The RNA shown here (c-di-GMP-I riboswitch aptamer) has 77 nucleotides and comes from Desulfofustis sp. Rfam family: c-di-GMP-I riboswitch aptamer. Its family is annotated with cyclic-di-GMP binding in the Gene Ontology. Its mean pLDDT, the model's own confidence on a scale to 100, is 87.
[in-house]
RNA sequence: UCUUCGAAAGGGCAAACCUAGGGUGACCUAGGGACGCAAAGCCACGGGCCAGUCAAACUGGCAGCCGGGUUGCCGAA
Numbered sequence: 001u002c003u004u005c006g007a008a009a010g011g012g013c014a015a016a017c018c019u020a021g022g023g024u025g026a027c028c029u030a031g032g033g034a035c036g037c038a039a040a041g042c043c044a045c046g047g048g049c050c051a052g053u054c055a056a057a058c059u060g061g062c063a064g065c066c067g068g069g070u071u072g073c074c075g076a077a
Base pairs, nucleotide, nucleotide: 006074012037013036017032018031019030020029021028022027035064041070042069043068045067046066047065048062049061050060051059052058
C1' cells in the first nucleotide's frame, strides 16, 4: 500500500409519521422527526415490486428489495 473482517474513535445518513410544495399516479423536494444502517454514498445494468390502465405494448418510479458496477472514513483482533 492492497484485500478480507469490523473493535474503538471522530463523525455520517435518515424509515414511519407530520407540515409546505411538485406530479394523473407511483413517488420526489424542503423542514421537523428517528426505525434503523459499515457504504442506508452514487449508478436503473439484471431480477423483482409499484404507478399511468381492465389487458398488451410503451412510459415512469423504487438504490432503505436482491444481485452487479463504481467511489470512499477509521485502523484493534